[in-house]
Model confidence (mean pLDDT): 82 of 100. Predicted 3D model of a 75-nucleotide RNA (transfer RNA) from a Nitrososphaerales archaeon.
RNA sequence: GGGCCAGUCGUCUAGCCUGGUUAGGAUAUCGCUCUUACACAGCGAGGGUCGCAGGUUCAAAUCCUGCCUGGCCCA
Numbered sequence: 001g002g003g004c005c006a007g008u009c010g011u012c013u014a015g016c017c018u019g020g021u022u023a024g025g026a027u028a029u030c031g032c033u034c035u036u037a038c039a040c041a042g043c044g045a046g047g048g049u050c051g052c053a054g055g056u057u058c059a060a061a062u063c064c065u066g067c068c069u070g071g072c073c074c075a
Base pairs, nucleotide, nucleotide: 001074002073003072004071005070006069007068010027011026012025013024020058029045030044031043032042033041051067052066053065054064055063
């Protein structure tokens, strides 16, 4: 230098191919119930500029382009 893959709540992850509900789940944190108390369990809450920028579109996590970071391969 070239090719491929990945980046989404604190952490892990689904959704992307095929654009359209308030971006879902697990775990962690906090609150309530339960318990003498703790743990477990149940219920609830907060937490995401979907790596960054631009473009297409009525509408973008999703499509297109460039860039950044990480991994693998080729030279």
Its Rfam family is "tRNA". Its family is annotated with triplet codon-amino acid adaptor activity in the Gene Ontology.